[in-house]
């Protein structure tokens, strides 16, 4: 240098081109308990980034950015 793969919540992972973008852990705040853990309810918080297509794009296109396997 060449080529693939992947990028979504603090974390590990969902998401038929139409969803309020979802789980479960972990955060807050309640309830239960004499108290702690457990357990129950509500909350918060995300589609690296920049174009393109499309009535609509986390999904497809193309750049570019980082991780990563493979080649050389």
């Nucleotide at each position: 240098g060449c080529a693939g793969a992947c990028a979504u919540a603090a974390u590990a992972c969902a998401a038929c081109g139409g969803u309020u973008a979802g789980u479960a852990u972990g955060c807050g705040u309640c309830c239960u308990u004499g108290c702690c853990a457990a357990g129950g309810a509500c909350g918060a918080g995300a589609u690296g980034c920049g174009g393109g297509u499309u009535c609509g794009a986390u999904u497809c296109c193309c750049g570019u950015u980082g991780u990563u396997u493979g080649c050389u």
The RNA shown here (transfer RNA) has 72 nucleotides and comes from a Lachnospiraceae bacterium. The sequence is in RNAcentral, with records from ENA and MGnify. The same sequence occurs in records of 2 taxa. Its Rfam family is "tRNA". From the family's description: Transfer RNA (tRNA) molecules are approximately 80 nucleotides in length. Its mean pLDDT, the model's own confidence on a scale to 100, is 80.